[in-house]
Large-subunit ribosomal RNA, domain I from a bacterium, 592 nucleotides, folded computationally.
Context: one part of a larger RNA
Order: sequence, then C1' cells, then structure tokens
RNA sequence: GGCCAGCGGUGGAUGCCUUGGCGCCGGGAGGCGAAGAAGGGCGUGGUAAGCUGCGAAAAGCCCCGGGGAGCCGCAAGCGGGCUGAGAACCGGGGAUGCCCGAAUGGGGGAACCCACCUAGCUGGAGGCUAGGUAUCCUAUCCGGUAAGAUGGAUAGGAGGCGAACGGGGGGAAGUGAAACAUCUGAGUACCCCCAGGAGGAGAGACCGAAAGGGAUUCCCUGAGUAGCGGCGAGCGAAAGGGGACGAGCCUAAACCGUAUAGGUGUAGAUGGCUGCGGCUGUAGCCUAUACGGGGUAGAGGGGCCAUACUGGAGGGGUCCGCAGGCCUCUCGGGGAGUUACAAACCGAGCCACUAGCCGAAGAGGACUGGGAAGUCCUGCCGGAGAGGGUGACAGCCCCGUAGGCGAAAGUGGAGAGGCUCCCUGAGUAUGGUACCCGAGUACCCGCGGACACGAGGAAUCUGCGGGGAAUCGGCCCGGACCAUCGGGUAAGGCUAAAUACUCCCCGGCGACCGAUAGAGGAAUAGUACCGUGAGGGAAAGGUGAAAAGAACCCCGGGAGGGGAGUGAAAGAGAACCUGAAACCGCUGGCUU
Repeated sequence: GGCCAGCGGUGGAUGCCUUGGCGCCGGGAGGCGAAGAAGGGCGUGGUAAGCUGCGAAAAGCCCCGGGGAGCCGCAAGCGGGCUGAGAACCGGGGAUGCCCGAAUGGGGGAACCCACCUAGCUGGAGGCUAGGUAUCCUAUCCGGUAAGAUGGAUAGGAGGCGAACGGGGGGAAGUGAAACAUCUGAGUACCCCCAGGAGGAGAGACCGAAAGGGAUUCCCUGAGUAGCGGCGAGCGAAAGGGGACGAGCCUAAACCGUAUAGGUGUAGAUGGCUGCGGCUGUAGCCUAUACGGGGUAGAGGGGCCAUACUGGAGGGGUCCGCAGGCCUCUCGGGGAGUUACAAACCGAGCCACUAGCCGAAGAGGACUGGGAAGUCCUGCCGGAGAGGGUGACAGCCCCGUAGGCGAAAGUGGAGAGGCUCCCUGAGUAUGGUACCCGAGUACCCGCGGACACGAGGAAUCUGCGGGGAAUCGGCCCGGACCAUCGGGUAAGGCUAAAUACUCCCCGGCGACCGAUAGAGGAAUAGUACCGUGAGGGAAAGGUGAAAAGAACCCCGGGAGGGGAGUGAAAGAGAACCUGAAACCGCUGGCUU
C1' cells in the first nucleotide's frame, strides 16, 4: 500500500408521513369598471424586517344577525390593554378608502409636477378644505349663416380589465408528400374587431325522388361510404335512420285615414258615405315625407268591388233631415302576457344561498405499556359501524356522521295577485277585378373565394367589375344544359331549449402523486437569482405525545463537547424520525 471485518464520521438515499398538488363529476356563478376596476406604489402595529389585513377614521370604525368565554393575525418576548353593559370570531349592510393605474383639468421618466372655475377657511402666503374642469358618440338647445362649418351649453352613454368557450375581419411557416412547385400542414398558430352567459344558426325561393319529409342546433349512425386528389401524400360529405330538445312570430307593398310641404283649381272644377233635394267653398286630386289602420302567403296569400250569412248595450261624430253604413268613447263579456310574437313595474307568502344550532351509546373492569384506542372479561347505541383527531388500532373520549332545525339584513328562484294588451269594434263563404307580394336585386358574363368537390361535365353559395329583368299566365331550385314532372316563394327582421367553456364559489369522488413525485411553487414563489429587455427562473417539508427545548457544574476565547437533569427514547438535542451508498477515519485479521 491492498483486501476483508468491526466500529465511527460524513452524506441524505430508502421507508413511513402530509399542510400541497393532479384529474374528474354534480350544483352555483358566469362578470368587474368613471359611484374610478383589474393590478400596483406608499403608508398603517407601543416595540415591526417579511407575509397577511387595513387606508391619514389605516391588523381597523358603525349598525344588524350568529356566537358564548375568552381575546389583542402568522408570532414568541417585553410593556400594556379589551371582554357577561357580551369581546374575540363568523355572516349581512354601511362608513372611511392616500397616490398611481382606462386615469379622464394640463403635463409626465406610473405612484410625481403644475393649473383654472365655484363655495368655504385664513392676519397673510406661490396657503388650506370640498366639488368641478379629458375625449368620443347620441339627443336637445345656444350662437352663427342664404344654407352650413368651426365654436359653446346641458343630459345620457362609451372607454379599461377578465381563464376558456362564440361570431366576424385578416392569416403564416416548419412539416407531410421519404426531393419539390399544385397539394398538405390549415383556415391551424398568430394579429385585430365584437358579443354573451353562452354565442352562432333558425321557421324553406329546403331536402328528396315518382315515396315522402317538414325551422335550427347537438349526439350516434350512415361512412372512411359517395366523391375530391401531382387520382400522389392525403382530404372527405349529404340524404336517410336512431336519439336530445321542441315554437313559432313581426314587418315591406297594394288599399284607407290623419298631418305637413309643393302643384292643380275663382272659366268655381273635383269633392263632401249611400238614396232625394238643398247647401258648401278648397275641404278634392297629384307628388313627397311621417304616423295610425290594413296585411304576411305556397291546397298561393293579400288589397279593392259586389252579394249572402253570423255578431252585446249605451253615448258622440260623420254639411242639413230620416234610415242604413262607417269612425270613435264608455260599460259589460271573453282571452292572453313580460325569452321572440306590445311593454314596464310592484308583489304577500314559499323555496334556496350568504353565519349557525340540536344530534344516540362505556370517564366499564383487568393486563401489557411512557401512554390504550391493543388483549381478555362484561355492557350499550345504531335513521348514526363515512371520515378525522386524541400519548399504539376508539360506533359509545373530542370534532363529526344519519336525521332534523335556523336569518334581523342582502341576493337568487318559481310565483297567486296587482298591472298591461288584445277581441267583442269583426268574421266566414261565393263571385268579380288584375291593384300588391322586398331592384341595380334575380339572372348572364369576367376574375376570385366558399362549398368534402384542386376548373372539372361543375350545379349551389358568395366578393368585386360589366350588362341587367319579371310580380303569380311571375320567379328560383331539383349537380352543365333542354323538355316533362316535382319542390319552393329570394332580394327585410326577431326567436327559448337541447350545444361549448371554467378565472371563480360549494359539495363529492379517484386501481392519481407523496417532497428529484405531484403545480414552477406543500415553505415570505413567479420569490431569490440571471437578463438592457422581451423573458428565463430555482433550492428549500418531518425533534417530541407534550418544549418537558437541557437549571447547575466542568474543558474551551468561541464553536463544540463531558457530566447533571427532562423524556418511553437524547445513538429523538434543535445541522433534531428513519439514516443506504459513494467518500474519510480508527481498531483487528490476512497479504506485499
């Protein structure tokens, strides 16, 4: 020196543990913000660095309810205080709420600087206090003009933030095609706009096929089918069937009325509901606009005209008189309604949420032990033998659990009723008439885009450009196109549910993790630290049942250690459960 063994040191693996995480299910909530948000800065405690709370009224103030003996956060000490006149704590409502931040009086290098107006304070100040003063949109008004614009005032709204989900406007590349350009990736990522608790879609100019179905959405199937495709890679339907859900409506136009403006009209036309006679004096008609009535369809519907039938009462109007008709008001009768179909609000009592409360049965005996919940013996409860804690393993010790109960205040839900609207004031049928039925639209052409469909035989939908109809004897569609046949009524609009998502709250579950795992983060973690910045981004859990956290003595400057003491254990001593290996020693054996 090597090897082996034993005993130590170091180290922190392993086992056990869990305050934290992960995934999912059900329910709730689905927004916050100029009444100043989200997020911050700076303050705030007797002592106070961090976290938490709070805001110059600053770990808090007031009221109401719960709670019931302790309390002054994490977090000890010192020094003090509060509380049965009910504190702490929990819930509801309110007050205060510095500065920055959409940030909004102006500025600005966020948390700072400087103003103006009104009112008040003040002896005064370049002083103090309170309120106001941004921009845009909409409405009304002022001012101004031939009409406007710029300008001004008042009121209402907007602005910003937010995890995903939704709609829309834009829109890649890597990649795949074993290269690559069409193609794919993918209308994905990403950017922008907008909305809601959902959004979008939605009440047939549909789908189909000779039979029919009957808005939309979502799921399963049809089906990796039909198709598309450098017919490569790959892309990829629909009808139909089965389910979830279930709802249908309002307008435009014709026509009637009212109002306003212009035209026509005193050569008094036209009109004034009808019949006869009179009278009237722009009341008419045309054009435009606004409002009300009317009207909404595909066995086409509607308007207008005529006829017939049915339909409560009363008043008023309709040039005069009578009858009928028409319009309108009131009463009575009937019906409906707040998610669309007109629309707003109140709402008793009820249910739920936001604190809580009650809740059975062994302090049983003995044994082991530091400790009983263990073992033996003997009881009890059970609508409760889920779970957690307690000095080892507890139905009966504690918290709970089953089962019940509970709200002054706030919120949500359904909701009788109030309330509102509609009909009765019209409706039906037959015949006639040919007045209406959404225009730079349909359609065609060119070039694009979307459709599973890459220009293809390419329909359908759609953007831009060019041309440019018809009104039901019309028009569109049924995958070029034509005929026949069939389906449907475009060029206006609204619409719940079934569907998607989870930043957040509550409850629950797991052949999920257990500290190199599980979140990056079990802990003052998006911290320390790195980076000019965008951004990147850690490590770090465990004494013990209880601090009983080691008085006192000894060595030492201290660190550390030896006694003593505590404890079941100190080889549990705070660098603290267990304590593997590498690595470093000591002792012994063997060997060179």
The sequence was found in a public genome assembly.